A computed fold for a 75-nucleotide RNA from a Candidatus Woesearchaeota archaeon, annotated as transfer RNA. The RNAcentral record of the sequence draws on ENA. The coordinates come from a structure-prediction model, not an experiment, and the mean pLDDT is 82. It matches the Rfam family "tRNA". Its family is annotated with triplet codon-amino acid adaptor activity in the Gene Ontology.
[in-house]
RNA sequence: GCCGAAGUAGUUCAGCCUGGUUAGAGCGCCACGCUCAUAACGUGGAGGUCCGGAGUUCAAAUCUCCGCUUCGGCA
Numbered sequence: 001g002c003c004g005a006a007g008u009a010g011u012u013c014a015g016c017c018u019g020g021u022u023a024g025a026g027c028g029c030c031a032c033g034c035u036c037a038u039a040a041c042g043u044g045g046a047g048g049u050c051c052g053g054a055g056u057u058c059a060a061a062u063c064u065c066c067g068c069u070u071c072g073g074c075a
Base pairs, nucleotide, nucleotide: 001074002073003072004071005070006069007068010027011026012025013024020058029045030044031043032042033041051067052066053065054064055063
């Protein structure tokens, strides 16, 4: 330099193809219950500019374009 994949909660990811309900799950975190106590288990809660910008649209995490970062392949 060329090609491909990925970027969504603290973390690992789903959702994107086929635009439309309030953006979700596991783990983690906080509180409470249970226990002599801890773990486990149960209940509840907090936590998101969906990588950045622009465009299309009544409406964008989702479609289009540009850029950034990470990973892989070729040279």